[in-house]
Context: one part of a larger RNA
RNA sequence: CUGGGCGUAAAGAGAUGCGUAGGCGACCAGGCAAGUCUAAUGUGAAAGACCGAGGCUCAACUUCGGAAUUGCGUUAGAAACUGCUUGGAUUGAGUCAGAUAGAGGGAGGCGGAAUUCCUGGUGUAGCGGUGAAAUGCGUUGAUAUCAGGAAGAACACCAAUGGCGAAGGCAGCCUCCUGGGUCUUGACUGACGCUAAGGCUCGAAAGCGUGGGUAGCAAAACGGAUUAGAUACCCGUGUAGUCCACGCCCUAAACGAUCCCUACUAGAUGUGUGAUUGGUAUUUUCAUCUUAACUUCGGUUAUCAUGUGGAUUUCGAUUAUGUGUCGCAGCUAACGCGUUAAGUAGGGCGCCUGGGGAGUACGGCCGCAAGGCUAAAACUC
Numbered sequence: 001c002u003g004g005g006c007g008u009a010a011a012g013a014g015a016u017g018c019g020u021a022g023g024c025g026a027c028c029a030g031g032c033a034a035g036u037c038u039a040a041u042g043u044g045a046a047a048g049a050c051c052g053a054g055g056c057u058c059a060a061c062u063u064c065g066g067a068a069u070u071g072c073g074u075u076a077g078a079a080a081c082u083g084c085u086u087g088g089a090u091u092g093a094g095u096c097a098g099a100u101a102g103a104g105g106g107a108g109g110c111g112g113a114a115u116u117c118c119u120g121g122u123g124u125a126g127c128g129g130u131g132a133a134a135u136g137c138g139u140u141g142a143u144a145u146c147a148g149g150a151a152g153a154a155c156a157c158c159a160a161u162g163g164c165g166a167a168g169g170c171a172g173c174c175u176c177c178u179g180g181g182u183c184u185u186g187a188c189u190g191a192c193g194c195u196a197a198g199g200c201u202c203g204a205a206a207g208c209g210u211g212g213g214u215a216g217c218a219a220a221a222c223g224g225a226u227u228a229g230a231u232a233c234c235c236g237u238g239u240a241g242u243c244c245a246c247g248c249c250c251u252a253a254a255c256g257a258u259c260c261c262u263a264c265u266a267g268a269u270g271u272g273u274g275a276u277u278g279g280u281a282u283u284u285u286c287a288u289c290u291u292a293a294c295u296u297c298g299g300u301u302a303u304c305a306u307g308u309g310g311a312u313u314u315c316g317a318u319u320a321u322g323u324g325u326c327g328c329a330g331c332u333a334a335c336g337c338g339u340u341a342a343g344u345a346g347g348g349c350g351c352c353u354g355g356g357g358a359g360u361a362c363g364g365c366c367g368c369a370a371g372g373c374u375a376a377a378a379c380u381c
Stems, first nucleotide, its partner, number of pairs: 003353004007335002012349001014202002017200002022195003027088006034082002036078008050066006092192001093189004097184004104178007111155001115151008126137002163170002207248006216242002221237004259348006267326013281312004286307003291302004330337002354381003363374004
């Protein structure tokens, strides 16, 4: 290289969100003939190799013929497939309309509980902490309790096996701005699609720069214990940090350890959101009808029943989309997966190729730095 693979053995890039090149691409009809196919022709030196004959007594060797030379050029033709082109169509894709769920994102404002601190009241000798203690706090009045005030951070219950987002992730309440999704029916555009090397963008925590902020927690640091020691585990303090704004960093067991898209292939049972439909109960509009009261005899009010339309509640059924559990076939080394596939196929990208050396050295690119990305070899088993 050909292969074989990538949930757990090496291997799916953190997300691929926007997407370039490239690769791949649904239906019908016409044209062209680049790919493709057929025929002819020229060329593809000879020798060698291969096949068949012949000549040296055989063989090696050698002579002749054939085939091969899988290629390239030219000419003529075919038109199914690919391609190019013209026209058309609507199922892929999308737009509009109507409805709808949501911690999706950004900004501003507001709220209560708790914690700590401050001030004042009550009150007195302890509090705190642990396996047990001590350090620590407290008669300059602590802890406890009541009232008032300040500050910062996080939002109990609801809460879910729930929802949203491409991933990271997102949760008190309100307002404004804003992205995406799902369902329904019709109209419209008419293949506008899929994937995606490079590229751009986003990317937890920690960390970095500048300026703020700092209640609680808490690397480092200090003290007390434990211990043979204890640079720890436990306890008391406590600084960066955690928070905000702006700018960097770009990594994670960034996990479903499972790339994206399309089609197909038994079911069962939960749950979120829509649509259609059937029943149940409540309420209501209208019409008809029973009874009663009042009546100006026109009706009005109340009541019973039926039908019709609307709303709500609840129980189903069907269907679409999401999210779980179990499970047939099938797959798998097994575990397990199993319409949310790890099944059956197709298209595209990324990645792997024994362990260590090593995700290291060197070089390059990026970064303020920390470091990141790319990425070997000697040697060794």
The part of an RNA shown here (small-subunit ribosomal RNA, central domain) has 381 nucleotides and comes from an uncultured bacterium. Rfam family: Bacterial small subunit ribosomal RNA.